[in-house]
Context: one part of a larger RNA
Molecule: small-subunit ribosomal RNA, 3' major domain
Organism: metagenome
Formats: sequence, C1' cells, structure tokens
RNA sequence: UGACGGGGACCCGCACAAGCGGUGGAGCAUGUGGCUUAAUUCGAUGCAACGCGAAGAACCUUACCCAGGCUUGACAUGUAACUGCACGUCCGGUGAAAGUCGGACUCCUUCGAGGGUGUUACACAGGUGCUGCAUGGCUGUCGUCAGCUCGUGCCGUGAGGUGUUGGGUUAAUUCCCGCAACGAGCGCAACCCUUGUAAUUAGUUGCAAGUCGACCCGAAAGGGUUGGCGCACUCUAGUUAGACUGCCCGUGAUAAGCGGGAGGAAGGUGGGGAUGACGUCAAGUCCGUAUGGCCCUUAUGCCUGGGGCUGCACACGUGCUACAAUGGGCGGCACAGAAGGAUGCAAGACCGCGAGGUGGAGCAAAUCCUGAAAACCGUCCGCAGUUCGGAUUGAAGUCUGCAACUCGACUUCAUGAAGCCGGAAUCGCUAGUAAAGGCGUAUCAGCUACGACGCCUUGAAUACGUUCCCGGGUCUUGUACA
Repeated sequence: UGACGGGGACCCGCACAAGCGGUGGAGCAUGUGGCUUAAUUCGAUGCAACGCGAAGAACCUUACCCAGGCUUGACAUGUAACUGCACGUCCGGUGAAAGUCGGACUCCUUCGAGGGUGUUACACAGGUGCUGCAUGGCUGUCGUCAGCUCGUGCCGUGAGGUGUUGGGUUAAUUCCCGCAACGAGCGCAACCCUUGUAAUUAGUUGCAAGUCGACCCGAAAGGGUUGGCGCACUCUAGUUAGACUGCCCGUGAUAAGCGGGAGGAAGGUGGGGAUGACGUCAAGUCCGUAUGGCCCUUAUGCCUGGGGCUGCACACGUGCUACAAUGGGCGGCACAGAAGGAUGCAAGACCGCGAGGUGGAGCAAAUCCUGAAAACCGUCCGCAGUUCGGAUUGAAGUCUGCAACUCGACUUCAUGAAGCCGGAAUCGCUAGUAAAGGCGUAUCAGCUACGACGCCUUGAAUACGUUCCCGGGUCUUGUACA
C1' cells in the first nucleotide's frame, strides 16, 4: 500500500421488511448430468453453464457412427510436358448412390502461338484436428457501481503519502465550504434516439368538421350509401418552442442544497433506451472469422447411401397447461399496436364437420392482404375427479417435401391418465410496473415455438422502516496474510 475480520461509524440497492404473483408436488415441452450406444458430434459448469452457441437436427445441415468410393483432390494460384483429344451431351454395363468401365458426337482464333479444358509430374490445396494457459478480435461479470489516475509542488531515507482526507450535500469524486496543495485526464452528468404538450410547414395512399350534388329510407326532423370541393380535426414527418430549482415562501453557513407552493402537458435526472472508466476472474470463445506453434497428408482431407445428434431405471434447471364457478360450454357483439408480403401476402365466391382444397379480385403496398383475445350481453352447468383437466392410445384424414418407419406439424371421431393449490427451500416485481389477454416477426419447404425478440389491450396491492440476511461504496481500526 492492499486484502481480510462472526471490528467500528456513515450510506446505497426489490437486499430485507410491506405486498402481489410464481417455482419446488402433477402431466407435457425443452436444456443439462448420468446411463446406454457402432455413434448417441463438440463447446458452455456457482453467481456470470443448464428454452446457452442453435433466429428452426427427417435428407441436407453434420462436425459423430457404419458401409461404398476418390487421391493435385469439393476449392485457389503457379510451373513443365503431352493431347487437339477433352469438358460436356447422349447410349450401355455395374452400383443403394457416389463412383467406375466402355462406345458415339465434338474446340475457338489474328496460324507466331495464345486461350479454354483434360491427363501426367511437382510446388501445394484441405483439416469443425490439439493448444482460449501462445494470441488478435469479440463477449460475460463485478456494475451504470462511483470510482481510477496524471503533471507540477510539498512531506517521507524509502516503499509511498498529499491532492482523492474533513464539514455539509447529491443518483453521482454531484456541487459548496475549508485545507500544502494547485491544476488536469478517463469515468458521472449533458450532447444522441424515443415517448409525453404546443406552434408552424406539407396534404396522398391518410382524415372527414363543414358544404354542394345524386340515390335509398322517412309524413317531417333526420339517417344511410356515393361523388366533388376541403386540410378544420386525427394522423404522418420535417422545423421550432418548452423544464432551467427559472419564480415565491421556509430552512440551511450569507453556500451547495433540501421541504412546500404557484404556473404548466410535463418539476426537480419527467418516463424509456443507447452509452459500461482503471481494472478483476490465466472468466468464455482456435467449432463465426483471423492467427503462432504442434499434428494428419491414398487420410485426422473429399464425395455418397443409411443411421445417430430425438436413444431412457434415474437426478436437476427453465417453461407451458392445469387442478376450476373471479370458472367451463354455447350463442350474440365491440375495441389495438407493431411488423411482414413477389417462386410472396392473398380478399369476395364455391366445396369440406375441420385441418384444408378449387379459383383468383387486389397489392412491390399510409392504397391491397395477413380474423385480435380477454372484456361486454344472454343462456346452460351447481362443487363432482365433474360439462374441471387434458396426458396417453386407437382409427380416419390434411399439408409441406425426392422422401414423414426410425423422426414433422395440424384436423376430426373415439379414449379419457396424473392432478383438488404443492415439504424443506426458493424466484420476480415499486406503475401503465406486477399479473392477466391476445397479435406480429426473424430463422424457415415444413416444423418439435410452450422458446427468443417485439407490440398493444385490461390493469392492481404495498413500502412503517434500515435491527437483521445478501451485495456494494467511503472513512477508520486490528493483523503472525501478500
């Protein structure tokens, strides 16, 4: 100087407390361990591995296993020789395919030779082989925690200290005051994006107040459909304004600030995001790519068929669905946002109980397409393993695809398991949040999505407080630790 303490003081955080909903019990999905296997490819392992790499394992992917094949090679560059064949197309044999064997057709040109292609030979290619403890790059974590340092000066023999400590204050080493320190840098904050208010500009594909016309209903008032004018309103998307403790009162040290108030759409960082200091963990990744070294080179490279990654006495993590009446069934009837669309999204119509099929208007899209559901209204059920729950199994089908046996999703009929709220323990969340409800997208032929990332709809409870648990920050103290 650090680190540590079941030492002290102060402070903070969904850390506890106060609440709400879960996990741990059941069934299923998914990942992992283990076991099994010819193979069940590899990596990730406390927090910070385990719905993780994987934003899609039937073949492919694919790296694993078995079998069949190739050897300048699936791919790149170059040299030399040969050929004017070849590559390719067609035919035949063999074969599961890949491949291999045989036959037929057949180069261009400025004629020096060049180009293309093939064969042979050689340099080489190739490796998801090893080492993340040789590395780059990227990432996680402490932690969006408030810290980490430097120049000069001063103090100390020196390591080093001071500044950065102290009194207040803050979300903040934020700011004020003091001080042998005076300044400065990386962080904090602000600048960036989005959302909340207003003004202005613009008005199609958006809007529809007003007005004009046509048609329909109506006795009229008026209502509906449609066309024009229109840009008022909504909206879209550009430019501005707005919030700064600016104003008032109190408090404080006359400071920084804090408490209350006014005005305001918004008030003290308005909400959310992006943004991650010096460093720690020889943290993770050589299987994204790059790369040193080592290793393989008729194989640890390459191609193909099939299998495996989906195996199942078991254990754990993460989820979904439930155990019902704040519910389930049936009927009626509303209201979104954000995204996507050309080998695409697909309306109306017809067929099918349905998955879906036929057909195809419109749309390269503010124009066309892609059904919101819970909610609300009516009715049945009456507390039961049930009109709860839907696993499992049988049968018949639909779709994608060369192909659904291993091993796809979905539909219909039948079947109807466990489960009556879950031990010890444990997780998330402080407001448009939790909880509940649906919708969309990427990947993608299809799908194991109940995952991930977004979007809107409905919409709470609680916080006395900091004694305790966990993590962190500052100062101080002890130490036989470094």